[in-house]
């Protein structure tokens, strides 16, 4: 100096925050929705579960 393995750590999972679990990536990465290709349009605050906040609909006071 190169290769491999192990350990630790960090990051990511289409619009906010927190907890738990899962998956992926190692900075040249994981990830960055669908439709159309002219314009424009559609769903969603989760990867999954729970809670809070924002938004939407309905009902009651």
């Nucleotide at each position: 100096g190169u290769c491999u393995u192990u350990u630790c750590a960090g990051g990511u999972g289409a619009u906010g925050g927190a907890g738990u679990u899962c998956a992926c990536c190692u900075c040249u990465a994981a990830c960055u929705g669908c439709c159309a290709c002219a314009a424009a349009g559609c769903u969603a605050a989760u990867a999954a579960c729970u809670c809070c906040u924002a938004c939407a609909a309905a009902a009651u006071u």

Predicted 3D model of a 61-nucleotide RNA (Fluoride riboswitch aptamer (crcB RNA motif)) from Bdellovibrio sp. Of the family's consensus pairs, 100% are formed in the model. NCBI's taxonomy places the organism under Bacteria, Pseudomonadati, Bdellovibrionota, Bdellovibrionales, Bdellovibrio.